A computed fold for a 72-nucleotide RNA from a Clostridia bacterium, annotated as transfer RNA. It matches the Rfam family "tRNA". It is annotated as a transfer RNA.

RNA sequence: GCCCUCAUAGUUAAAUGGAUAUAACGAGGUCCUCCUAAGACUUAGUUGUAGGUUCGAUUCCUACUGAGGGUG
Numbered sequence: 001g002c003c004c005u006c007a008u009a010g011u012u013a014a015a016u017g018g019a020u021a022u023a024a025c026g027a028g029g030u031c032c033u034c035c036u037a038a039g040a041c042u043u044a045g046u047u048g049u050a051g052g053u054u055c056g057a058u059u060c061c062u063a064c065u066g067a068g069g070g071u072g
Stems, first nucleotide, its partner, number of pairs: 001071007010025004018055001027043005048064005
C1' cells in the first nucleotide's frame, strides 16, 4: 500500500428495514432485615462521526476516525 472483520448503556452482548432499541452485571431509590449480604419492586442511562437511499435505518450505501486480522 491492498483486502477482510468489528464499533450499540459504566461493562459484556442481542436486535438482518417497522422502534418505547432489549437483557445480564453494575449505579440510584423503595420494601424486607436489629445491621449487612441475599431477595422483591422500581428509576436513569446506549446505536463512533458526517453524508446518502427509503414512507421508515442499529440494520443498506459512501467517506472519515478508531481497534483487530490477513497479504506483498
The coordinates come from a structure-prediction model, not an experiment, and the mean pLDDT is 81. Taxonomically the source falls in Clostridia (Bacteria, Bacillati, Bacillota).